RNAcentral holds the sequence, with entries from ENA. Small-subunit ribosomal RNA from an uncultured bacterium, 1458 nucleotides, folded computationally.

RNA sequence: AUUAGAGUUUGAUCCUGGCUCAGGAUGAACGCUGGCGGUAUGCCUUACACAUGCAAGUCGUACGAGAGUUUUUAACUCAAGUGGCGGACGGGUGAGUAACACGUAAGAAUUUGCCUUUAGGAGGGGGAUAACAACUGGAAACGGUUGCUAAUACCCCAUAUGCUUUCGAGUGAAAUGGAUUUCCGCCGAAAGAGAAGCUUGCGGCUGAUUAGCUUGUUGGUGAGGUAAUGGCUCACCAAGGCGACGAUCAGUAUCUGGUUUGAGAGGAUGAUCAGACACACUGGAACUGAGACACGGUCCAGACUCCUACGGGAGGCAGCAGUGGGGAAUUUUCCGCAAUGGGCGAAAGCCUGACGGAGCAAUACCGCGUGAGGGAUGACGGCCUAUGGGUUGUAAACCUCUUUUUUCAGGGAGGAAUCAAUGACGUGUACCUGAAGAAUAAGCAUCGGCUAACUCCGUGCCAGCAGUCGCGGUAAUACGGAGGGUGCAAACGUCGCUCGGAAUCAUUGGGCGUAAAGCGCACGUAGGCGGUCCAGCAAGUCGGGUGUGAAAGCCCUCGGCUUAACCGAGGAAGUGCAUUCGAAACUACUGGACUUGAAUACUGGAGAGGAUCGCGGAAUUCCCGGUGUAGAGGUGAAAUUCGUAGAUAUCGGGAGGAACACCAGUGGCGAAGGCGGCGAUCUGGACAGAUAUUGACGCUGAGGUGCGAAAGCGUGGGGGAGCAAACAGGAUUAGAUACCCUGGUAGUCCACGCCGUAAAACGAUGGAUGCUGGUCGUCGCGGGUAUUGACCCCUGCGGCAACGCAGUUAACGCAUUAAGCAUCCCGCCUGGGGAGUACGGCCGCAAGGCUAAAACUCAAAGGAAUUGACGGGGGCCCGCACAAGCGGUGGAGCAUGUGGUUCAAUUCGACGCAACGCGCAGAACCUUACCUGGGUUAAAUCCACCGGAAUCCUGCAGAGAUGUGGGAGUGCCCGCAAGGGAGCCGGUGAGAAGGUGCUGCAUGGCUGUCGUCAGCUCGUGUCGUGGGAUGUUGGGUUAAGUCCCGCAACGAGCGCAACCCCUGUCGUCAGUUGCCAACAGGAAAGCUAGGCACUCUGGCGAGACUGCCGACGUUAAGUCGGAGGAAGGUGGGGAUGACGUCAAGUCCUCAUGGCCCUUACGCCUGGGGCUACACACGUGCUACAAUGGUCGGUACAAUGGGUUGCGAUACCGCGAGGUGGAGCCAAUCCCAAAAAGCCGGCCUCAGUUCGGAUUGCAGUCUGCAACUCGACUGCAUGAAGCCGGAAUCGCUAGUAAUCGCUGAUCAGCAGGCAGCGGUGAAUACGUUCCCGGGCCUUGUACACACCGCCCGUCAAGCCACGAAAGUUGGUAGUACCCGAAGUCGCUGCGGUAACCCGCAAGGGAGCUAGGCGCCUAAGGUAAGGCCAGCGAUUGGGGCUAAGUCGUAACAAGGUAAC
Repeated sequence: AUUAGAGUUUGAUCCUGGCUCAGGAUGAACGCUGGCGGUAUGCCUUACACAUGCAAGUCGUACGAGAGUUUUUAACUCAAGUGGCGGACGGGUGAGUAACACGUAAGAAUUUGCCUUUAGGAGGGGGAUAACAACUGGAAACGGUUGCUAAUACCCCAUAUGCUUUCGAGUGAAAUGGAUUUCCGCCGAAAGAGAAGCUUGCGGCUGAUUAGCUUGUUGGUGAGGUAAUGGCUCACCAAGGCGACGAUCAGUAUCUGGUUUGAGAGGAUGAUCAGACACACUGGAACUGAGACACGGUCCAGACUCCUACGGGAGGCAGCAGUGGGGAAUUUUCCGCAAUGGGCGAAAGCCUGACGGAGCAAUACCGCGUGAGGGAUGACGGCCUAUGGGUUGUAAACCUCUUUUUUCAGGGAGGAAUCAAUGACGUGUACCUGAAGAAUAAGCAUCGGCUAACUCCGUGCCAGCAGUCGCGGUAAUACGGAGGGUGCAAACGUCGCUCGGAAUCAUUGGGCGUAAAGCGCACGUAGGCGGUCCAGCAAGUCGGGUGUGAAAGCCCUCGGCUUAACCGAGGAAGUGCAUUCGAAACUACUGGACUUGAAUACUGGAGAGGAUCGCGGAAUUCCCGGUGUAGAGGUGAAAUUCGUAGAUAUCGGGAGGAACACCAGUGGCGAAGGCGGCGAUCUGGACAGAUAUUGACGCUGAGGUGCGAAAGCGUGGGGGAGCAAACAGGAUUAGAUACCCUGGUAGUCCACGCCGUAAAACGAUGGAUGCUGGUCGUCGCGGGUAUUGACCCCUGCGGCAACGCAGUUAACGCAUUAAGCAUCCCGCCUGGGGAGUACGGCCGCAAGGCUAAAACUCAAAGGAAUUGACGGGGGCCCGCACAAGCGGUGGAGCAUGUGGUUCAAUUCGACGCAACGCGCAGAACCUUACCUGGGUUAAAUCCACCGGAAUCCUGCAGAGAUGUGGGAGUGCCCGCAAGGGAGCCGGUGAGAAGGUGCUGCAUGGCUGUCGUCAGCUCGUGUCGUGGGAUGUUGGGUUAAGUCCCGCAACGAGCGCAACCCCUGUCGUCAGUUGCCAACAGGAAAGCUAGGCACUCUGGCGAGACUGCCGACGUUAAGUCGGAGGAAGGUGGGGAUGACGUCAAGUCCUCAUGGCCCUUACGCCUGGGGCUACACACGUGCUACAAUGGUCGGUACAAUGGGUUGCGAUACCGCGAGGUGGAGCCAAUCCCAAAAAGCCGGCCUCAGUUCGGAUUGCAGUCUGCAACUCGACUGCAUGAAGCCGGAAUCGCUAGUAAUCGCUGAUCAGCAGGCAGCGGUGAAUACGUUCCCGGGCCUUGUACACACCGCCCGUCAAGCCACGAAAGUUGGUAGUACCCGAAGUCGCUGCGGUAACCCGCAAGGGAGCUAGGCGCCUAAGGUAAGGCCAGCGAUUGGGGCUAAGUCGUAACAAGGUAAC
């Protein structure tokens, strides 16, 4: 000092796993905005090219000229040149470099100017030369010749503490300088300090798709060379040296202190500051010097730029500024040597783009400010609104105050050391004082989740947003704007890079049965690891000391700037390296010993272990012969095929190849692949038993080697019965290059040689060792007890299986044969796709194998388990679901609805079941929503103004709506009156109304459907990490999740059932309008008196509960049968519809959000349309006839309705109907006739006496009106149709079928609908199949849930990549040629002042121009290597909108998949 997570795969869950975000940092850049100050920082790109100025000079106290000034004695100043010192520091940059370059720790064979210290020395001589002068070349740069001169320049001699030595000797210094005041210099020697060179250990990048590299290479001897070691160089000798612990090669890269991040370990990085290295236009080279192979020096070569008189010259900003260029991007051609430091000088001083400062830039960090207090009727405005209000908001205005900042004025440091002088910053900075005045100063991003912050408007999968998930298709908190909020703030966002989160490379700290991941298996090399005891040693290990780990930085403490950033001082730390002293447990090593690991010897049995040789029987096929005759074969069904030339079938004989039934087994053996008739030979391994021997000999195993199914390949190989890719034919099919069938070749077999993979080489589980509860079976070998013996039983070892505890696991599961607990070694993994692919290499005859990427693309891919849904999965069960029956539809005509078409309009809605005689319980007008034309503010409420009570009668125009007139007539209250008021009516204005306009995918309500199916859930508990499970499953039973039993469940709710209504039996009560048995009257009629027994009416009750009996069942629930009963197991019917599904239907019933229209999409009105008509479909009616039609007679209902009504008797009309009006507000009267039925007559099988469409004429009724467009009547007409293809519907009993009646709607209109009664069947073996449903189970890649998901070719577009004839460029080497400058070597006849000889001439020594040689940069030639770019064409891959073809996979996916 210290460890944070979140979003995203799913319907949901857990896990695996990637992607993304929140944090920090930055030499940054971009967008928008911008007040001040402090401190830092500022070409990361082209080591690209540079105009201009400056960046290294200084010394006159080393020297000689020269010039200037003055008080011309002398002094001072300037200073080209000679000379000395310094230009090797300071400053810049990071190209190269993978190296002793750097870091760290050591080392020995070295040098060192200036500086310090010590002890010494400085004696004697000499010759030149620049400047200068003269002449002279050149455009210039720059020279040449001759002559003069000085020194702290140069040379000689002497001397020596030194050095060398073969011990004789040799070698070998200096400046009696400069100043006059101390002082500064010179020479050699010894030492120091600092600096430099050299050597070594260790440390720090990537690639093996770079595996071999090396000839001065490795070592030795000798020599040369260097300051010094050394192959540094050379001669000779030897043949070494490096490398899997990664040489060589390639790529990349200055290194470090540090910086940044991180809890740390680590990761990334190497700007500024500091240390080291390298470089200075590119390449090479040396000279001088203490130091260089030298940034602002020299020579040469090259490229480039400039000057030129064309002969020749000049240059090098990776110094400071600055320019161009490049780039997303990085500053002033500033001031000063005042400070610090450096060079020279004795010093003064000079120089210093080092440095100190200023300028520019929000580039970063830090600090300050943009005001403070009060102020509510919470102003105006904005925004929202439920219209009440809320919010902006104490915010503003307004009042009081302050002055950091700003402006002005005054004062005014420190930085200066050193008595004085000296300040660039700074014509006064910091700081202090005063004055003025809130005055000069706020933005940026964001508001769906992650992630702090929400509303309105606009837009309408458009425009756009987006880090990720994802928003946007008319109500967007996700786009754009606004209001408001949130965050940060002189900034804020975005983008790039980096660490973190990421335990997502895992040392700390991961994994490999199924998620990615165990090599197919073994043997074995290197390596790693290794049993027990004793002793030693001290390499590892542990502890102490010493040295070092530069400074700065980080951390702690203290201090200085008003604070902070920043700076100063001290400490700590620097986990490292080296060295030294110690310890001896463990590891290593050395020595000795041991037996338990391992191995060997002996005995024994088991075994489809392997190889070779031989033998056998059954079966298939073929051949021959016999018998025998028409088919056989094959399939879902067929056909191809075989067969009268005799098949199939059957009998006998023969040939040949392959495979070995039964035994046979979750049995055996083997390392794996694999191994199966019998026998023989050879041979490997394991196991058991009992002793003995060796003495750790062991385990694993990178490379390597071997084995290794099937398929495949080779051999002028062999063999070939059956099977069978390819192929052919037949089927199937939309197609069928398949599945099925008939044939059939490679192959399958043998020999030898390859291949070397798997498909799922699987236990999807590497090998070895140890430890950790059990149960049961089996194979092999033993022991014990017992037995005549085989068994059984107990027990040991080794295998093979099943279950299961602890433990483990994401779960499933594993569980002494571990996937448990541990150790050792090897292999492998790091999101999906691209891809096990490309390129390269190795192997192979080929097929191909091994090794093995990237671009690009997606936000997932995946594992296990859960709940559903689904299955051409399974089980159980139900339903008019099928079956068994009856009657229909589909064919005809008509009715009606729909589609389509048409139209000015044919209003709108409803579309599988669950739209289509549906909304519509009734469109001539109205309805009416549609079309055309005409017209217009009608109706409700409120306000203001005007007029009039209200109300009633009536005229004209017009199609009407409507417009415009006339007349009558006044009420109530106050008031004398005039007048006013209430209420009502009319007119005008305003606001408002109005809309069957849109959205049923914004909604409420209502409804349909699954389905009257038996289900749907909850609480608590329990189980599971969780989703969830349990309950609700199971055994029975039921119409039923109905009930019973069992059970980690126990209870409960909504459903079921019951309670409700109708109906069926009885009782009781009550009798009018109902009824009439008895009695009375009456011609008749319940008509009357009467009665209430019966029928009936409608209140109340009873009755049915598996209650009783028997059988079955578990003693249960219950089922079956029976009795009784009107009714029997829900008696029959109705109402009643769980949780939910279908974005089901309805905005045109109603209600309602939002949007839209407002002289119109509102309202009124005439007429038209909804009634159209080639056609198609649904639902019906009537028929096709004799179980019928027709005529006549005759019988029996129930539900209902009736005053704007039903309407009797009667009369008229053929009839529809008319006249008329009794009765009835209804158990009273009316509608009202029931019809089928029954009796009788006719019709006699025909398009008819069936059928009635259509049409003509004549009428009736309703209604303002019957043309478009009503119903009915009469007469006439008399169509299709003779029982209906594929297909399809209803119905299980008072049902189907058949017959009529009533009602709603309604002026009128019914074949529809809703009800009512009459007559009244047939059949159900049964659950295989079709459809729908329920429960359990199973599989799943489905979850929008099979109308699901999903694969591949082809076609189109885009993108990246590979191949490719070739082409272009780069790069490192190799061989050879040429070879500048230069060092070195040789030569040196040319040249030559100092020294020597000589009087001299001259000679010598030495040096040297020149020449020659080695080395060698650049250049050239040649053949190859490597890398990169482009490339016609070509190959696959990825991504795209709803394209085409099929249907491969997921269910038994319809041929199980792989």